[in-house]
Context: one part of a larger RNA
RNA sequence: UGGCGGGGGAGCACCGCAACGGGAGGAGCGUGCGGUUCAAUUGGAUUCAACGCUGGAAAACUCACCGGGGGCGACUGCCGUAUGAGGCUCAACUUGACGAGUUUAGCCAAUAGGUAGAGAGGUGGUGCAUGGCCGCCGUCAGUUCGUACCGUAAGGCGUUCUGUUAAGUCAGAUAACGAACGAGACCCUCGCUCUUAGUUGCCACUUAUCUCUCCGGAGAUAAAGCACACUAAGGGGACCGCCGCUGCUAAAGCGGAGGAAGGAGAGGGCAACGGUAGGUCCGUAUGCCCCGAAUCUCCCGGGCUACACGCGCGCUACAAAGGACAGGACAAUGGGUUCCGACAUUGAAAGGUGAAGGUAAUCUCGAAACCUGUCCCAAGUUCGGAUUGAGGGCUGUAAUUCGCCCUCAUGAAGGUGGAUUCCGUAGUAAUCGCGGGUCAACAUCCCGCGGUGAAUACGCCCCUGCUCCUUGCACA
Numbered sequence: 001u002g003g004c005g006g007g008g009g010a011g012c013a014c015c016g017c018a019a020c021g022g023g024a025g026g027a028g029c030g031u032g033c034g035g036u037u038c039a040a041u042u043g044g045a046u047u048c049a050a051c052g053c054u055g056g057a058a059a060a061c062u063c064a065c066c067g068g069g070g071g072c073g074a075c076u077g078c079c080g081u082a083u084g085a086g087g088c089u090c091a092a093c094u095u096g097a098c099g100a101g102u103u104u105a106g107c108c109a110a111u112a113g114g115u116a117g118a119g120a121g122g123u124g125g126u127g128c129a130u131g132g133c134c135g136c137c138g139u140c141a142g143u144u145c146g147u148a149c150c151g152u153a154a155g156g157c158g159u160u161c162u163g164u165u166a167a168g169u170c171a172g173a174u175a176a177c178g179a180a181c182g183a184g185a186c187c188c189u190c191g192c193u194c195u196u197a198g199u200u201g202c203c204a205c206u207u208a209u210c211u212c213u214c215c216g217g218a219g220a221u222a223a224a225g226c227a228c229a230c231u232a233a234g235g236g237g238a239c240c241g242c243c244g245c246u247g248c249u250a251a252a253g254c255g256g257a258g259g260a261a262g263g264a265g266a267g268g269g270c271a272a273c274g275g276u277a278g279g280u281c282c283g284u285a286u287g288c289c290c291c292g293a294a295u296c297u298c299c300c301g302g303g304c305u306a307c308a309c310g311c312g313c314g315c316u317a318c319a320a321a322g323g324a325c326a327g328g329a330c331a332a333u334g335g336g337u338u339c340c341g342a343c344a345u346u347g348a349a350a351g352g353u354g355a356a357g358g359u360a361a362u363c364u365c366g367a368a369a370c371c372u373g374u375c376c377c378a379a380g381u382u383c384g385g386a387u388u389g390a391g392g393g394c395u396g397u398a399a400u401u402c403g404c405c406c407u408c409a410u411g412a413a414g415g416u417g418g419a420u421u422c423c424g425u426a427g428u429a430a431u432c433g434c435g436g437g438u439c440a441a442c443a444u445c446c447c448g449c450g451g452u453g454a455a456u457a458c459g460c461c462c463c464u465g466c467u468c469c470u471u472g473c474a475c476a
Base pairs, nucleotide, nucleotide: 001476002475003473004472005471007470008469009468010467011466012465013464016460017459020424021423022422023421024420027316028315029314030313031312032311033310034309035307036306043054044053065302066301067300068299069298070297071296075117076116077115078114079113085111086108087107088106089105091103092102093101121291122290124289125288126287130285132280133279134278135276136275137274142181143180144179145178146177147176149156150155160173161172162171163170186269187268188267189266190265192236193235194234195233196232197231198230201226202225206223207222208221209220210219211218212217239262242256243255244254245253246252318417322376323375324374325373326372327371328370334365335364336363339358340357343354344353345352346351383414388409389408390407391406392405393404394403430452431451432450433449434448435447436446437445
């Protein structure tokens, strides 16, 4: 100087506690991991920081694994070769299949062949040889420099103290005075408003046409128009600026006014010096090692989907704040030409057939929870839907291993889940659906979007940790 302490002090955090809300842990299923099994169940990741992760939803491909069968040697040397290198092919045998091989018969004819090196290729090894990228410390507030000063020196000081802050943020004190990176500022989205603009957006007012009419009017289309919306470009607006109190009159804190918004307005992006021999050689790049006619490459089939069991993350439930049936209402983000597909028709449905429009503010992709009415009446039920049987549909060369959907039948466990544990402080939790990614097909996953919309702290350092100061040290 660091590190550590079941030493002390100060401060902080819903990956801490307290108060509150909702879960997980029990059940069934989905998915990942371990284990076991297997010809193979390819490999990596293992506390937070592995386990719906590798964008990893694997039917073939992917694919690296297993079984079987084929193919490939740039370049140089040597050997062989018109006495035919090599390639192709009918038939038969062989084979899962194939002039791949064997027998036999034929065609083309030097584009080569064999071998020794040397390559191409390698999802072969090493992430403890690396680059790059990423995770975590870190939702942190730290990390340093120049000059001066102190110390023989390693070093110290500055960066400490007091108050304050989300913050090494700022103020005051001070042998320090300044400065850099980080924080902040900055950038994006949302919230209020002004100006400009008006198609594919809008329709309040005006006009025209059509339809309905209870003669009041209502609806549709078009023109005109840009009022209200909306769209998208540029501004304005918030600064503890104003008032009061506290504070050293400071920094700031608390309350109030005005305001769409109040003390960082809300949410995100960016994010230090470094550390972790963290992860990735299976994205790509790359050193070294290895394989090199197989550890390369292609084809067929299987496997990654196994199943006494253990764990993680989810979905669906156990019901009446509910289930079923019928009717009615309201979004936003996004996507679309091998595509989205209105509408018509057919089918009980999944779906089929035809097809307008749309390369998109133009066409298209049904919101659900919710509201109204009726039934159910506390039950393993009109709860719950696993599992299984039968029949059908879609995608695709192919759905048996091993896909998704529809209909009928079947109707399992489950009556709120032990110890323990996770998330959340507001448009949040909870709950409800929708879109996109992957994608031929397949979503309970991931990334977004909107609808409904709470309870409880507004504190503390007791537990778990982090930061700073200080102290002890058998540690470096």
Molecule: small-subunit ribosomal RNA, 3' major domain
Organism: uncultured archaeon